[in-house]
Context: one part of a larger RNA
RNA sequence: GGAUGAACGCUGGCGGCGUGCUUAAUACAUGCAAGUCGAACGGUACUCGCAAGAGUAUAGUGGCGAACGGGUGAGUAACGCGUUGGUGACCUGCCCCGAAGAGAGGGAUAACAGAUCGAAAGGUCUGCUAAUACCGCAUGCUUUCACGGAGUUUAGAAGUCUGUGAAGAAAUGGCGAAAGUCGCUUCGGGAGGGACCUGCGUCCCAUCAGCUAGUUGGUGAGGUAACGGCCCACCAAGGCUAUGACGGGUAGGGGACCUGAGAGGGUGGCCCCCCACAAUGGAACUGAAACACGGUCCAUACACCUACGGGUGGCAGCAGUAGGGAAUAUUGGUUAAUGGGCGAAAGCCUGACCCAGCAACGCCGCGUGAGUGAUGAAGGCCUUCGGGUUGUAAAACUCUUUUUAUGGGGAUGAGGAAGGACAGUACUCAUAGAAUAAGUCUCGGCUAACUACGUGCCAGCAGCCGCGGUAACACGUAGGAGACAAGCGUUAUCC
Numbered sequence: 001g002g003a004u005g006a007a008c009g010c011u012g013g014c015g016g017c018g019u020g021c022u023u024a025a026u027a028c029a030u031g032c033a034a035g036u037c038g039a040a041c042g043g044u045a046c047u048c049g050c051a052a053g054a055g056u057a058u059a060g061u062g063g064c065g066a067a068c069g070g071g072u073g074a075g076u077a078a079c080g081c082g083u084u085g086g087u088g089a090c091c092u093g094c095c096c097c098g099a100a101g102a103g104a105g106g107g108a109u110a111a112c113a114g115a116u117c118g119a120a121a122g123g124u125c126u127g128c129u130a131a132u133a134c135c136g137c138a139u140g141c142u143u144u145c146a147c148g149g150a151g152u153u154u155a156g157a158a159g160u161c162u163g164u165g166a167a168g169a170a171a172u173g174g175c176g177a178a179a180g181u182c183g184c185u186u187c188g189g190g191a192g193g194g195a196c197c198u199g200c201g202u203c204c205c206a207u208c209a210g211c212u213a214g215u216u217g218g219u220g221a222g223g224u225a226a227c228g229g230c231c232c233a234c235c236a237a238g239g240c241u242a243u244g245a246c247g248g249g250u251a252g253g254g255g256a257c258c259u260g261a262g263a264g265g266g267u268g269g270c271c272c273c274c275c276a277c278a279a280u281g282g283a284a285c286u287g288a289a290a291c292a293c294g295g296u297c298c299a300u301a302c303a304c305c306u307a308c309g310g311g312u313g314g315c316a317g318c319a320g321u322a323g324g325g326a327a328u329a330u331u332g333g334u335u336a337a338u339g340g341g342c343g344a345a346a347g348c349c350u351g352a353c354c355c356a357g358c359a360a361c362g363c364c365g366c367g368u369g370a371g372u373g374a375u376g377a378a379g380g381c382c383u384u385c386g387g388g389u390u391g392u393a394a395a396a397c398u399c400u401u402u403u404u405a406u407g408g409g410g411a412u413g414a415g416g417a418a419g420g421a422c423a424g425u426a427c428u429c430a431u432a433g434a435a436u437a438a439g440u441c442u443c444g445g446c447u448a449a450c451u452a453c454g455u456g457c458c459a460g461c462a463g464c465c466g467c468g469g470u471a472a473c474a475c476g477u478a479g480g481a482g483a484c485a486a487g488c489g490u491u492a493u494c495c
Stems, first nucleotide, its partner, number of pairs: 001495004006491005013366006019359002021324001026322003030319003035064003040061002043058006071277003080202004085197003090194003095190007103137001105135002112127006143167008173182003203249003210240003215237006222230001252274004256267004279300005302313004330356001332355002338352001339350004369399004379390004404432006413422001439484005444465003450479005460467002
C1' cells in the first nucleotide's frame, strides 16, 4: 500500500447493487416451512331438486411425493475431495423409443355400528363392506436358471449366437355417448441419476520408530445391485514402514477469493459442485433410491404434561426468544414471476423463490449550490503596533433546482382475453425556494501541514525515534494549515 462476513470512537443527506451469529453442533415459548389425487375405493355430512339425480366438502383404505428443495460444518487427514481412467463386477421410480400382453378366480380389512379399558396419549373385542389394496391358478414375445453346441476376444468368461428343459406377469382398471385418452404387466434400448474400483495430488509434529490376529493371502460357504475378509469355517504366515508406517495435534474438500511483476504466501464467508451431520449413541423397516432434519424402534441426557398408573418433545428450515459474545436483522408480504410435489385438468401446497423491512457492513454513483463581488467590512487570531491572516471567504447582486417538499400522471416485469406481492414503487410533469444536507484525523522527524496561551518530568502524548523538570512547532486549548470525505480514525487478521 492492498484486503475483510469485521468491531470500537466521533460524525452522518440520498440512491443502486450486494452482504449480515466468524462465539454456544448451547437450550428453545409461539406461528409457519410437504403435501396432493373424489377421473383408484366404499362411506359420511351439507346444498339444490317433487323425484330421478346433480354439486360441494372430506375422516378412512389406496396411489404418487415426502431420499428433492432448505440448514449447518460437529466429525472426517479419508478414494472424503480434486483430477485421470476402469466396471468383461453393477443398480435405476418418474421421462423417451421399440416389442409383446392383460384369461379365469378367491379370501379379507379399515372406515362404519355396537361393547369396553384409560386422566390423557392411545387401545381391545364382536359384526358389516369396497378397490388400481391383498392372494393362488392359467398363458409366456422375451427374461432368469440348468445342461449342451458354435465362434470372437481377453490377463481371465459371468459377454455374443444357438438347442433342450424348468421357473417367473398383470388392473382390461378409471374417465368419456363414442372416438379416444390416462393407467397396468414383461422384455430390449436411451437419457438423466447413482454405486464400486483405480494412478496421481491433498496440513503440522520423529521431543510419535516400530505397527498389525480378520491382521496378509488362499479354499469353500454366506451376503450384496455388484467385486471384495464384507462376514464365517478351515489352511498358510504373512502385510505395512525413514519414499515416514503407527501415534498425537489441527482441519470439511474443490471451483474460487485476497495479495504479489511473477514464483509464491494466506483464506475457503456470500454463489456453484462434492462430502458429512440432524439433541447424543445404536438399529433396522418401507421404498427405485434412506439406514431417512420436520419417519419408526431402543438406550442416554435434558425439558414438558399427569388423575402418579403413564405419556410427549427435538429450529444445524423461516421468523423469533434466552444465553454466550467486541459483534450480526422482521415472530413482514405474495404465490405475480421462476422452480418443485400431486392432479386428466381447474387447481391446491411451497419461510424454495421473488419482494419488502432493519444496519454507512461493503462497493459504486450523486448532492450539500453556481457566477459576479475589495472600503480587502465586522469579528477572531497573531503582531516588530506599521501591519499580517482568516479572505472572494462573508454580506450584497444575478442565476440554477440535481436533491428536498407538495400536487398530477404512471409503467416494464404478463409470449393469445383476464390476472402484479413488489407498488401508486421506478420514471415523469408542474409549483415552491439556496432552500433540507460536513465531518473526521493530523500538523517534531519518518510524513503533507505553525503560531499563541496554559501547564511545568505534573497533567499527559507515543507506530518507531522519543516529547514534558518555566519561553514545549511533540501535552491541553485557540487561531491557522494539511489529508481524506458521508465518512474519518483506531484495533484485529492476511499478503
This is a predicted structure of a 495-nucleotide part of an RNA (small-subunit ribosomal RNA, 5' domain) from an uncultured soil bacterium. Model confidence (mean pLDDT): 85 of 100. Its Rfam family is "Bacterial small subunit ribosomal RNA". RNAcentral holds the full RNA, with entries from SILVA.